Overview:
Predicted 3D model of a 135-nucleotide RNA (FMN riboswitch aptamer (RFN element)) from Paracoccus homiensis.
RNA sequence: GCCCGUUCUCAGGGCGGGGUGCAAUUCCCCACCGGCGGUUACAGCCCGCGAGCGCCCUUGCCGUCCGGCAAGGGGUCAGCAGAUCCGGUGAAACUCCGGGGCCGACGGUCAUAGUCCGGAUGAAAGAGAACCGAG
Repeated sequence: GCCCGUUCUCAGGGCGGGGUGCAAUUCCCCACCGGCGGUUACAGCCCGCGAGCGCCCUUGCCGUCCGGCAAGGGGUCAGCAGAUCCGGUGAAACUCCGGGGCCGACGGUCAUAGUCCGGAUGAAAGAGAACCGAG
């Protein structure tokens, strides 16, 4: 110094103005935001990953035909998992520059939410630090 290990720390942004209305940060017009790793060069929309829902398993309760609810677990499946084009520069860019477009879990709500509230003082892709042991 490297690899393995242990512990700790960190790890998501955004509704401002106007309109309608009994009521909307949820609808309409204008606005605003963009996790992590990779990629010949900087990426929400290229490849992959994560959280969430679904799904599966267990237990309890209700019901007992099918099933419903709650708690815990799995992370297999990939169903929801979504969305980018044109021009320019260049050795190289769906990543930069210019222009146009598009996307955004679940539950809640006097009215439909990427931006409000909630699970969440959670979890986590991953990033970093310290330390011991062994090689």
Description:
The prediction has a mean pLDDT of 77. Of the family's consensus pairs, 97% are formed in the model. Its Rfam family is "FMN riboswitch aptamer (RFN element)". From the family's description: The RFN element is a highly conserved domain that is found frequently in the 5'-untranslated regions of prokaryotic mRNAs that encode for flavin mononucleotide (FMN) biosynthesis and transport proteins. This element is a metabolite-dependent riboswitch that directly binds FMN in the absence of proteins. In Bacillus subtilis, the riboswitch most likely controls gene expression by causing premature transcription termination within the 5' untranslated region of the ribDEAHT operon and precluding access to the ribosome-binding site of ypaA mRNA.The FMN riboswitch structure, reported in present an FMN-bound six-stem junction, adopts a butterfly-like scaffold, stapled together by opposingly directed but nearly identically folded peripheral domains. It was read from a public genome assembly, where an Rfam model found it.